[in-house]
Context: one part of a larger RNA
RNA sequence: ACCUGCGAGUUACUCAGCGUAGCAAGGUUAAUCCCCUCAGGGGAGGAGCCGUAGCGAAAGCGAGUCUGAAUAGGGCGAAUAAGUUGUGCUGAGUAGACCCGAAACCGAGUGAUCUACCCAUGGCCAGCAUGAAACUCGUGUAAAAGCGAGUGGAGGUGCGAACCAGUUAACGUUGAAAAGUUAUUGGAUGAGCUGUGGGUCGGAGUGAAAGGCUAAUCAAACUCGGAGAUAGCUGGUUCUCCCCGAAAUAGCUUUAGGGCUAGCCUUGAAUAAAUAAACGUUGGAGGUAGAGUACUGAAUGGGCUAAGGAGCCUACCAGCUUGCUGAACCCAAUCAAACUCCGAAUGCUGACGUUUUUAUUUCAGGAGUCAGACAGUGGGGGAUAAGCUUCAUUGUCAAAAGGGAAACAGCCCAGACCGCCGGCUAAGGUCCCGGAAUAUAAGCUAAGUGGCAAAGGAUGUAAGAUUGCGUAGACAACCAGGAUGUUGGCUCAGAGGCAGCCAUCAUUUAAAGAGUGCGUAACAGCUCACUGGUCGAUUGUGGUCUUGCGCCGAUAAUGAACGGGGCUCAAGCUUAUUACCGAAGCCGCGGAUUUAAAUCUUUCUUCGGAAAGAUAUAAGUGGUAGGGGAGCGUCCUGUCGUACUGUGAAGGCAUAUCGAGAGAAGUGCUGGAGUGGACAGGAGUGAUUAUGCAGGU
Numbered sequence: 001a002c003c004u005g006c007g008a009g010u011u012a013c014u015c016a017g018c019g020u021a022g023c024a025a026g027g028u029u030a031a032u033c034c035c036c037u038c039a040g041g042g043g044a045g046g047a048g049c050c051g052u053a054g055c056g057a058a059a060g061c062g063a064g065u066c067u068g069a070a071u072a073g074g075g076c077g078a079a080u081a082a083g084u085u086g087u088g089c090u091g092a093g094u095a096g097a098c099c100c101g102a103a104a105c106c107g108a109g110u111g112a113u114c115u116a117c118c119c120a121u122g123g124c125c126a127g128c129a130u131g132a133a134a135c136u137c138g139u140g141u142a143a144a145a146g147c148g149a150g151u152g153g154a155g156g157u158g159c160g161a162a163c164c165a166g167u168u169a170a171c172g173u174u175g176a177a178a179a180g181u182u183a184u185u186g187g188a189u190g191a192g193c194u195g196u197g198g199g200u201c202g203g204a205g206u207g208a209a210a211g212g213c214u215a216a217u218c219a220a221a222c223u224c225g226g227a228g229a230u231a232g233c234u235g236g237u238u239c240u241c242c243c244c245g246a247a248a249u250a251g252c253u254u255u256a257g258g259g260c261u262a263g264c265c266u267u268g269a270a271u272a273a274a275u276a277a278a279c280g281u282u283g284g285a286g287g288u289a290g291a292g293u294a295c296u297g298a299a300u301g302g303g304c305u306a307a308g309g310a311g312c313c314u315a316c317c318a319g320c321u322u323g324c325u326g327a328a329c330c331c332a333a334u335c336a337a338a339c340u341c342c343g344a345a346u347g348c349u350g351a352c353g354u355u356u357u358u359a360u361u362u363c364a365g366g367a368g369u370c371a372g373a374c375a376g377u378g379g380g381g382g383a384u385a386a387g388c389u390u391c392a393u394u395g396u397c398a399a400a401a402g403g404g405a406a407a408c409a410g411c412c413c414a415g416a417c418c419g420c421c422g423g424c425u426a427a428g429g430u431c432c433c434g435g436a437a438u439a440u441a442a443g444c445u446a447a448g449u450g451g452c453a454a455a456g457g458a459u460g461u462a463a464g465a466u467u468g469c470g471u472a473g474a475c476a477a478c479c480a481g482g483a484u485g486u487u488g489g490c491u492c493a494g495a496g497g498c499a500g501c502c503a504u505c506a507u508u509u510a511a512a513g514a515g516u517g518c519g520u521a522a523c524a525g526c527u528c529a530c531u532g533g534u535c536g537a538u539u540g541u542g543g544u545c546u547u548g549c550g551c552c553g554a555u556a557a558u559g560a561a562c563g564g565g566g567c568u569c570a571a572g573c574u575u576a577u578u579a580c581c582g583a584a585g586c587c588g589c590g591g592a593u594u595u596a597a598a599u600c601u602u603u604c605u606u607c608g609g610a611a612a613g614a615u616a617u618a619a620g621u622g623g624u625a626g627g628g629g630a631g632c633g634u635c636c637u638g639u640c641g642u643a644c645u646g647u648g649a650a651g652g653c654a655u656a657u658c659g660a661g662a663g664a665a666g667u668g669c670u671g672g673a674g675u676g677g678a679c680a681g682g683a684g685u686g687a688u689u690a691u692g693c694a695g696g697u
Base pairs, nucleotide, nucleotide: 001697002696003695004694005693006692011095012094013093014092015091016090017089018088019087020086021085022084023083026050027049028048032044033043034042035041036040054061055060064076065075066074067073098236099235101233105226106225107224108223109222110221116200117199118198119197120196121195122194123193124192125190127159128158129157130155134151135150136149137148138147139146163187164186165185168183169182170181171180202218204214205213206212239631240630241629242628243627244626249262250261251260252259253258263369264368265366266365267364268363269362270361275359276356277355278354279353280352281351282350283349284348290342291340292339296336297335298334300332301331302330303329307325308324309322310321311320312319372397373396374395375394376393377392378391379390380389381388402413403412404411417591418590419589420588422587423586424585428581429580430579431565432564433563437578439577440576441575442574443573444572450567456552457551460549461548462547463546464545465544466543467542468541469540477534478533479532480531481530483507484506485505488502489501490500513528517526518525592621593620594619595618596617598615599614600613601612602611603610604609632686634683635682636681637680638679639678640677643675644674651670652669653668654667655666657664658663
């Protein structure tokens, strides 16, 4: 890992609701006892319990009673009356209470054969080196001290085996080994190592102290017990079909991943009314969007001006002036969630009408939900960031499949009962991949724009508006002129149209600036403005503005910005039109099922009705948590009942049959001894999943 088997809402008591059975103003026995055909059945037993009357604390009174002075008012009752005992189901409470799962806590014991320390008694430490004290001799001294030589053999002394340790590295890491091997290393007469016997233990021991060690276990050992501790946590929770179908919110919570009540779901019963919903008409409240500046506040410029500053004047008071500041007021132009002289739409709400026809509401039983996600819109927070966060409102997902968006829970279309080799459409599409137009008409785009992006930039191009010039000849091109006072003045080394400053006149003219640019050291030179000529405009040639579609701006790490091929009077964009394709949508045909009311049939009946079946009609039939309903199958028991079975049971293998499904037959083979059907009853009653448990492979 696979296969097979096992594996989770049970039982007792109490209460509540619903169903069902008996009896009914009554119902019922408990303990105990008796009998029988004895895991069972029958009988006795009325104690007690519930109900039939309530009110009051009670005495008590009683369809009333309590309060009260009350005959008032008020509270609780009656009038409007069905219970009770079994039993089934569902839920709650108490118990382990659906199952498995802690780390822990407590009690009683077992451990010092490992290891820590201690006690007693034994054992062990090759060899080499160093050479303390002391002593002897010599020397030395007044005597000592001292010095030298020798002897001597000290030491938690040195080197180094055994022995003890475990430094560094490699290997080993399903090892040779649940801590080792190899090389290397530390100690090796000492606080040394070691044998044997003995002692100390669980909040306790022992510890040259690391929370170390106390039998491969230690921030509290191990074994058994309390014990099925508790687990607001995680995981798991086993057959089928049918009907309905949520929530991720509010309040409170030592509460925030848990609860309780409400909200939203479901089942049953009751009420049937201007109850509810939608739409229409009509009325109402309101201060949002917008707008405005009348108030409040903010804020710009100007005018006017009190006041202040500065200067002048002045004995004081005062006065004068102003390139300063400036309240208030006026004018113009602005702004506001906590401004409003104003003010919608929508929403909310009253009345009436129409439609739906119980959808509303009440009571009773059962829930689940309290992490929501994204998208559109209106706001707050943030940076008018986030697949961000927090509200409101709507939608989808959640719990929704199908078609589209290449792929893509939350976007667009659309809500899947089943079948069909039928039809029509939605969104979106129609050159090929690919179902359907290489459709029609008129334009635009040249950028592969389409098929990512801004400020900003540009004789892109199309359309429009407006305004100049133009056969008295424009625009462009070509030919010619472009002069004089004058080198204007200043400045300057120079400044002659052309470094810079100032001025910018006049003359001759067809025209020509005290000069548009290049150029020179400065001149010179070239050129322009301006003028004449050539040419000859099917509306030509300039300026400005608006609009459509394009261009640049455009830089990231594998190659990736139409899904690809590929596309240019498009297969791109705009406008219009007609076809077609396209879904589980709608329609058609057939079938199933639920609900409603109707008709018919059958059975039962307390004659009210109830149940079952059939027929056609109408409306439904996505679904997680969850509520409700109907069934299938397994094991056991009872009845039918002398049912089946060696003329072959169960089980197994195969199979084209039946059923909506769980499932059920038939037949053949196998197998070799038990077993099925109908109706009831009872459960150790259904497993792909719990890193489930056991076995096998």

The part of an RNA shown here (large-subunit ribosomal RNA, domain II) has 697 nucleotides and comes from a Candidatus Omnitrophota bacterium. The RNAcentral record of the full RNA draws on ENA.